[in-house]
RNA sequence: AGCAGACAAAGGCAAAAUCAGCGCGAGCUGGUGACGCAAAGCCACCGGCCUCAAUCAUUGGUGAAUGAGGUAGCGGGGUUACCCUG
Repeated sequence: AGCAGACAAAGGCAAAAUCAGCGCGAGCUGGUGACGCAAAGCCACCGGCCUCAAUCAUUGGUGAAUGAGGUAGCGGGGUUACCCUG
């Protein structure tokens, strides 16, 4: 320096729910709270899933493609990183 993550040690993050706020919405921010996580640190490049708008089809639900958004705790990928051991 690279790969791996059993045994530890110091720690870290924070699901659901809830309160307040933002958003048409998916969802996001902060507080409380811990389901879990060895990258559950960061990044929308690829795929998936979700939302909104208008178009087309449809009796209405709804479906398809397009555009715009969301999800990094869906997966892949990129990048940074503590500790012990091999």
c-di-GMP-I riboswitch aptamer from Ferrimonas aestuarii, 86 nucleotides, folded computationally. Rfam family: c-di-GMP-I riboswitch aptamer. From the family's description: GEMM was predicted in a large-scale screen for bacterial structured RNA regulatory elements. NCBI's taxonomy places the organism under Bacteria, Pseudomonadati, Pseudomonadota, Ferrimonadaceae, Ferrimonas. Model confidence (mean pLDDT): 84 of 100. The sequence was found by an Rfam model in a public genome assembly.